[in-house]
RNA sequence: GCUGGAGUAGCUCAGCUGGUAGAGCACAUCACUCGUAAUGAUGGGGUCGGGGGUUCGAGUCCCCCCUCCAGCUCCA
Numbered sequence: 001g002c003u004g005g006a007g008u009a010g011c012u013c014a015g016c017u018g019g020u021a022g023a024g025c026a027c028a029u030c031a032c033u034c035g036u037a038a039u040g041a042u043g044g045g046g047u048c049g050g051g052g053g054u055u056c057g058a059g060u061c062c063c064c065c066c067u068c069c070a071g072c073u074c075c076a
Stems, first nucleotide, its partner, number of pairs: 001072007010025004019056001027043005049065005
């Protein structure tokens, strides 16, 4: 330098062909318990890596950039 993949909640990830952002775990509160754990119920938490474009509408499509992973090539 080239190619491919990844970047979404604190963590691990989902989100098929554009149409209201989700799950599990974690966290908080409540219930249960003598108490804790477990269990159950409820709840909070996101500028979807950054910027721009297309569109009535973008996590999703297009362009540029950043970070990480893998492979290839060249030079030393």

Predicted 3D model of a 76-nucleotide RNA (transfer RNA) from a Candidatus Hydrogenedentota bacterium. The sequence is in RNAcentral, with records from ENA. The prediction has a mean pLDDT of 80. Rfam family: tRNA. By type it is a transfer RNA.